[in-house]
């Protein structure tokens, strides 16, 4: 140059079943009470306009009661740009349109060698948890220089480092 196996450790991610939280929280009642009673006000269909299509109304008490998304061990799978994010397409998704935001998928770029934890900021129900930024210790790898020879110190990254094979 290439191919091929490997190491970093609270290592990464994905699926499945529980469980706890969401939460006595949205709904729902032929239930009490004020107030309103009408093709209306209101509500629902992500956010806004501008239409559709449902529906039939508020507060408060009473019964009654859930999900989904996130997490957390478990059990399995697949791996070590693992995966994570940040811009740009493009398709699909939630009434019609127009904007914009979400998500799911796929491409093409660009950052981060890993976990931890402090600030601050954004998603979230939420002091869980994740994701960005800025720093702190701490690891592993690889130059360099010293040295008590396997320890110290500065500096770089994963398009990287170790073995091995072929040319």
């Nucleotide at each position: 140059u290439g191919g091929u196996a490997g190491a970093g450790g609270c290592g990464c991610g994905g699926u499945c079943a529980u469980u706890a939280u969401c939460a006595g929280u949205a709904g729902c009642c032929g239930c009490c009470a004020u107030c309103a009673c009408a093709u209306a006000a209101g509500g629902a269909g992500u956010c806004a306009g501008a239409g559709c299509u449902c529906u039939g109304g508020a507060u408060g008490g009473g019964g009654u009661g859930a999900a989904a998304g996130g997490a957390a061990g478990g059990a399995u799978c697949g791996c070590c740009g693992a995966a994570a994010u940040g811009g740009g397409a493009a398709a699909c998704g939630g009434u019609u349109c127009u904007g914009a935001a979400c998500g799911u998928u796929u491409u093409c770029u660009g950052u981060u060698g890993g976990g931890c934890u402090g600030g601050c900021g954004g998603a979230g129900a939420a002091u869980a948890u994740c994701c960005g930024c800025c720093g702190g210790a701490c690891u592993g790898u690889c130059a360099c220089a010293a040295a008590a020879u396997u320890u110290u110190g500065u500096g770089g990254a994963g398009c990287g480092c170790u073995a091995u094979c072929a040319u």

This is a predicted structure of a 167-nucleotide RNA (Lysine riboswitch aptamer) from a pig gut metagenome. It matches the Rfam family "Lysine riboswitch aptamer". From the family's description: Riboswitches are metabolite binding domains within certain messenger RNAs that serve as precision sensors for their corresponding targets. Allosteric rearrangement of mRNA structure is mediated by ligand binding, and this results in modulation of gene expression. This family includes riboswitches that sense lysine in a number of genes involved in lysine metabolism, including lysC. Its mean pLDDT, the model's own confidence on a scale to 100, is 79.